[in-house]
A computed fold for a 584-nucleotide part of an RNA from a Bryobacterales bacterium, annotated as large-subunit ribosomal RNA, domain V.
Context: one part of a larger RNA
RNA sequence: CCCGCCGCAAGACGGAAAGACCCCGUGCACCUUUACUGCACUUUAUCAGUGAAUUAUGGUGCGGUCUGCGCAGGAUAGGUGGGAGGCUUUGAUCUCGGGCUCUCGGGCUCGAGGGAGCCGACGGUGAGAUACCACCCUGAUCGUACUGUGAUUCUAACCUGCCUCCCUGAAGCGGGAGGAGGGACACUGGUAGACGGGUAGUUUGACUGGGGCGGUCGCCUCCUAAAGAGUAACGGAGGCGCGCGAAGCUAAGUUCAGGAGGUUUGGAAAUCCUCCGUCGAGUGCAAAGGCAUAUACUUGGUUAACUGCAAGACCUACAAGUCAAGCAGAUGCGAAAGCAGGUCUUAGUGAUCCGGUGGUUCUGUAUGGAAGGGCCAUCGCUCAACGGAUAAAAGGUACGCCGGGGAUAACAGGCUGAUCGGAGCCAAGAGUUCACAUCGACGCUCCGGUUUGGCACCUCGAUGUCGGUUCAUCGCAUCCUGGGGGUGUAGAAGCUCCCAAGGGUUAGGCUGUUCGCCUAUUAAAGCGGUACGUGAACUGGGUUCAGAACGUCGCGAGACAGUUCGGUCCCUAUCUGCGGUGGG
Numbered sequence: 001c002c003c004g005c006c007g008c009a010a011g012a013c014g015g016a017a018a019g020a021c022c023c024c025g026u027g028c029a030c031c032u033u034u035a036c037u038g039c040a041c042u043u044u045a046u047c048a049g050u051g052a053a054u055u056a057u058g059g060u061g062c063g064g065u066c067u068g069c070g071c072a073g074g075a076u077a078g079g080u081g082g083g084a085g086g087c088u089u090u091g092a093u094c095u096c097g098g099g100c101u102c103u104c105g106g107g108c109u110c111g112a113g114g115g116a117g118c119c120g121a122c123g124g125u126g127a128g129a130u131a132c133c134a135c136c137c138u139g140a141u142c143g144u145a146c147u148g149u150g151a152u153u154c155u156a157a158c159c160u161g162c163c164u165c166c167c168u169g170a171a172g173c174g175g176g177a178g179g180a181g182g183g184a185c186a187c188u189g190g191u192a193g194a195c196g197g198g199u200a201g202u203u204u205g206a207c208u209g210g211g212g213c214g215g216u217c218g219c220c221u222c223c224u225a226a227a228g229a230g231u232a233a234c235g236g237a238g239g240c241g242c243g244c245g246a247a248g249c250u251a252a253g254u255u256c257a258g259g260a261g262g263u264u265u266g267g268a269a270a271u272c273c274u275c276c277g278u279c280g281a282g283u284g285c286a287a288a289g290g291c292a293u294a295u296a297c298u299u300g301g302u303u304a305a306c307u308g309c310a311a312g313a314c315c316u317a318c319a320a321g322u323c324a325a326g327c328a329g330a331u332g333c334g335a336a337a338g339c340a341g342g343u344c345u346u347a348g349u350g351a352u353c354c355g356g357u358g359g360u361u362c363u364g365u366a367u368g369g370a371a372g373g374g375c376c377a378u379c380g381c382u383c384a385a386c387g388g389a390u391a392a393a394a395g396g397u398a399c400g401c402c403g404g405g406g407a408u409a410a411c412a413g414g415c416u417g418a419u420c421g422g423a424g425c426c427a428a429g430a431g432u433u434c435a436c437a438u439c440g441a442c443g444c445u446c447c448g449g450u451u452u453g454g455c456a457c458c459u460c461g462a463u464g465u466c467g468g469u470u471c472a473u474c475g476c477a478u479c480c481u482g483g484g485g486g487u488g489u490a491g492a493a494g495c496u497c498c499c500a501a502g503g504g505u506u507a508g509g510c511u512g513u514u515c516g517c518c519u520a521u522u523a524a525a526g527c528g529g530u531a532c533g534u535g536a537a538c539u540g541g542g543u544u545c546a547g548a549a550c551g552u553c554g555c556g557a558g559a560c561a562g563u564u565c566g567g568u569c570c571c572u573a574u575c576u577g578c579g580g581u582g583g584g
Stems, first nucleotide, its partner, number of pairs: 001584008010576003014571002022405004027401002029397004035202005042194008051154005061149005066139001068137001075130001078136005085119003094113008158182003162178001164176003205217003214234001218240006241386001242284001243343002248302007256280001258276005282291002285348001287346003306329004312323003318387001331340003354380007362373002412459001413457001414455003418452001420448006429439002466541001467539003471533001472530005479504003482499006506520005547565004551560003
């Protein structure tokens, strides 16, 4: 060096299972409820199947409605009282149609049309005056004026656990006859209302230095923005969801803030006078850009905060948004030239569908109309998740499932090194005196990669996670043992610094513990790295599935870096590596 055999399991991010944790999907399932919307069930009313009576004659069970006519008088005046107002877009006068009543005059009432008035008081007549309100009277000889309702009764619908006959192999949830009981109720069906996780279908947003919690979501202004425009972040600052018929238009006029001086009450500031005063004031509201020839302030007159358009541009994926000369009509101000289609400018907002209102030389399903629709004008969205999925929507899952992701978290690694550990520099000060025996503020410069983090780079078609056991191996910032310097080293014992990694570095009690506390020793009972070394070596106490309980939270399903009891740890070694052994 080659080939075996027997062993060990450190590596092959070993094998097994398209990760169960985490996130994502306008995925699924099941569960919950004061999520949404249905449905069953239950219930109430009414109609049908569904009929017959009574309610006392010395009088009317109860409620409601209606009736009421001598003559005169508008004319159908029941009585008494109140009364000057009442009714009416919740539909008046009036028109048409139906019903009841009738003294044949009418009265009452319902429906349709219609769209703004009607009645009373007054007057007149009469014994009594009218609307409206209240309390009463009345209905005659049967048909109890009409209607509703209550109570009671009946039997024939309808129901029925009895008996008998039939159908049958047997039976009754079947059919026929009879009896008893119940009875127009129950029951069934129709319609309308209520209730309704009993059941069903679904919804339950996105952004996000993982997700959740929190915050945000449209528009305006500034910075970031790198001197054209534009430009991101859970970057830094603020505003808006309006206001105003004058705070609009026009003509004419005026100049502010502040300062100095003067002046009764009167002051630092009230009003007044003089001077200085380029903008520091003001501008309805945030900021920026503007504005003094004023866009600021005042006064007069007014309505252009007009109708029909619009060349041409800006902006822009679209849809939108913005500016605009000019033309026609009508108008305001101005002597006129002219100016005026809102506001110093940039925020003050919402597509489409659907529906309402007004208008209309549009349409009109045989024709004439109408309904409906169109067109013009206008109204109704914190559709604010603001380009708005629906008119209409919350949660749980540790019983979970599927598809995916290392596009994204938890372990480990990586980068970083704020935090952490260590070292050095400066030397204010402490040390009786004396910075530097020892300690060292305020600061500064480094190193390490053991803590907690940040980032999200390999791994989610799987890199097993705390602690212990076993077996280790390395570093040195050395716990012991060894050698030295300094000392505020008398000796002994120390303190501090330098060199040094050869060897060593205990056994118990408590706790799942690492850690820590305690006991007894020891020369000493070091600190770290090795996927917080080591589960194809062991364990499985903890954490982290399914069961169960407590506390707490939640209406609930359930939940909790809260607790508690319980809870399947697979792999026969191919290669590398390592130990032993044999042959060539």
The prediction has a mean pLDDT of 82.
Lineage of the source: Bacteria > Pseudomonadati > Acidobacteriota > Terriglobia > Bryobacterales.